[in-house]
RNA sequence: UUCUUAUCCAGAGAGACUGAGGGAUUGGCCCGAUGAAGUCUCAGCAACCACCUUAUGCGAUAAGGUACGGUGCUAAUUCCAAUAGGCAAUGCCUAGAAGAUAAGAA
Numbered sequence: 001u002u003c004u005u006a007u008c009c010a011g012a013g014a015g016a017c018u019g020a021g022g023g024a025u026u027g028g029c030c031c032g033a034u035g036a037a038g039u040c041u042c043a044g045c046a047a048c049c050a051c052c053u054u055a056u057g058c059g060a061u062a063a064g065g066u067a068c069g070g071u072g073c074u075a076a077u078u079c080c081a082a083u084a085g086g087c088a089a090u091g092c093c094u095a096g097a098a099g100a101u102a103a104g105a106a
Stems, first nucleotide, its partner, number of pairs: 001106008013042005021031003025082004043074003048070002050066007078098001083095005
């Protein structure tokens, strides 16, 4: 980098350095000198992997639990939409695409 599977309406930020951008892309709408992005430190959230228990069963699946470890995350539903369909239609709903994350494979 590509592929497969699962999840994405919950949750959780302070300090230091620094100084203008950021929210993937496009459009919208927002955030930002009352300090963006980045780096570092500390803290936290969650429970994908991990570990434990139970049931079926011996591959795994389901339920529950733990938080030492590997990741991830800590404005706004993935901020909203993008494509298709539906409806009681300035809108709403469903599915998908794209994206993100995890695990596995090539």
Molecule: SAM riboswitch aptamer (S box leader)
Organism: Amphibacillus jilinensis Y1